[in-house]
The part of an RNA shown here (small-subunit ribosomal RNA, 3' major domain) has 462 nucleotides and comes from an uncultured bacterium.
Context: one part of a larger RNA
RNA sequence: UGACGGGGGCCCGCACAAGCAGUGGAGCAUGUGGUUUAAUUCGAAGCUACGCGAAGAACCUUACCAGGGCUUGACAUAGUGUCUAAGACUCUAGAGAUAGAGGGAUAAUAGGUACAUACAGGUGGUGCAUGGUUGUCGUCAGCUCGUGUCGUGAGAUGUUAGGUUAAGUCCUCCAACGAGCGCAACCCUUGUCCUUAGUUGCCAGCAUUUAGUUGGGGACUCUAGGGAGACCGCCGGCGUAAGCCGGAGGAAGGUGGAGAUGACGUCAAAUCAUCAUGCUCUUUAUGUCCUGGGCGACACACGUGCUACAAUGGUCGGUACAAUGAGAUGCAAAAUCGCGAGGUAGAGCAAAUCUAUAAAGCCGAUCUCAGUUCGGAUUGGAGUCUGCAACUCGACUCCAUGAAGUCGGAAUUGCUAGUAAUCGCAAAUCAGCCAUGUUGCGGUGAAUACGUUCCCGGGCCU
Numbered sequence: 001u002g003a004c005g006g007g008g009g010c011c012c013g014c015a016c017a018a019g020c021a022g023u024g025g026a027g028c029a030u031g032u033g034g035u036u037u038a039a040u041u042c043g044a045a046g047c048u049a050c051g052c053g054a055a056g057a058a059c060c061u062u063a064c065c066a067g068g069g070c071u072u073g074a075c076a077u078a079g080u081g082u083c084u085a086a087g088a089c090u091c092u093a094g095a096g097a098u099a100g101a102g103g104g105a106u107a108a109u110a111g112g113u114a115c116a117u118a119c120a121g122g123u124g125g126u127g128c129a130u131g132g133u134u135g136u137c138g139u140c141a142g143c144u145c146g147u148g149u150c151g152u153g154a155g156a157u158g159u160u161a162g163g164u165u166a167a168g169u170c171c172u173c174c175a176a177c178g179a180g181c182g183c184a185a186c187c188c189u190u191g192u193c194c195u196u197a198g199u200u201g202c203c204a205g206c207a208u209u210u211a212g213u214u215g216g217g218g219a220c221u222c223u224a225g226g227g228a229g230a231c232c233g234c235c236g237g238c239g240u241a242a243g244c245c246g247g248a249g250g251a252a253g254g255u256g257g258a259g260a261u262g263a264c265g266u267c268a269a270a271u272c273a274u275c276a277u278g279c280u281c282u283u284u285a286u287g288u289c290c291u292g293g294g295c296g297a298c299a300c301a302c303g304u305g306c307u308a309c310a311a312u313g314g315u316c317g318g319u320a321c322a323a324u325g326a327g328a329u330g331c332a333a334a335a336u337c338g339c340g341a342g343g344u345a346g347a348g349c350a351a352a353u354c355u356a357u358a359a360a361g362c363c364g365a366u367c368u369c370a371g372u373u374c375g376g377a378u379u380g381g382a383g384u385c386u387g388c389a390a391c392u393c394g395a396c397u398c399c400a401u402g403a404a405g406u407c408g409g410a411a412u413u414g415c416u417a418g419u420a421a422u423c424g425c426a427a428a429u430c431a432g433c434c435a436u437g438u439u440g441c442g443g444u445g446a447a448u449a450c451g452u453u454c455c456c457g458g459g460c461c462u
Stems, first nucleotide, its partner, number of pairs: 007462007015452002019415005026307008034298002042053002064293007073119001077118002079115006089102005121282002124280003130276002132271003135267001137265001142181006148157003161172003187259001189257002192228007202217002206215002231253001234247005296434001309408001313367007326355002330349002335344003374405001379400007421444007
């Protein structure tokens, strides 16, 4: 000077408390450990690993294993020689890679091929050699510097103190005076209004129709350009001030709500498997091509989720209201066939024009507290679709089957408002899909906060 203390003082945070919904018990999904295996590729490990890298493991991917092949090589540059085609396509052998045969269009600063050597190659090792990127403390309010002053010096001061703030935010005082990185603001979005513009959007009034469908209209909604608006600005109280409390007006009130934005640094934190890269190892193999398998195993243990255990419910019928986004190898309406997944067919749409039923909700009927008309695992059978190919190992449909489960021990998580809870919709990846994941979108929409003694984490002074 720091760090630490079951030292002290002050302060904050869903940290506790007050509440709501969960997890921990069941079944399943998924990740991990372990075990097994020819292989179950590798990485991630308290918080900060474990629905994580992976926004898609049937082949491919793929890095792993078994077997079959190649050795200047699947890929790059360079030399010499040779050919003008190789290839695509067809046939034969083969599991295929590959080998053989047929066939045959333009090319020449091009392409193929043979040989030899430099070399290529490596998802081999080291993240404790590194760059870059990222997590975390933490969106916490801190971290420093110049000059001056003090101290023999390490250092101190400033940055402390008294107030105040979400904030080292600001004020007052002060041997300090200033400054920088952070805070805040500037940026995007949302909430109100004005204005400009009305197509594919809208429809008040006037006609018209099954239908904003058509004429028409720019008022309204909406869209997207430009502006206005909030600043403790005004009023009252307190205060030296900063500011705090209350009020008015206002769509909004004291940072209005969200986002982007992450200081100096910490953890030799993570990543050599995104990429780059030093060193090292390998070079008829630790490289490379292919077929099949594996990454999907299963006594078990843990994490994260989904579905439930029912009547605020299940089933059946009727009926209403979104937003984000996506669409040409695509989204696909009507019609029609099928109980259905789906098939046939294909209007329209490169989309404010066309495409997709929102669901919970509301109305009515039924079930009457049961392991049930709850629950749907598991299993048998029959199918649909994608795709060379669904056995290992896809999703979905129909018929049958109908397990555990009656609200969950110790313990433990999230959340303070359009939040929790609950309901559906969309997208990326993607042929298909193991998505109950992730990221978004809207619908319905609570309870509680006395307070800071305690638990956890953090900040300042001592």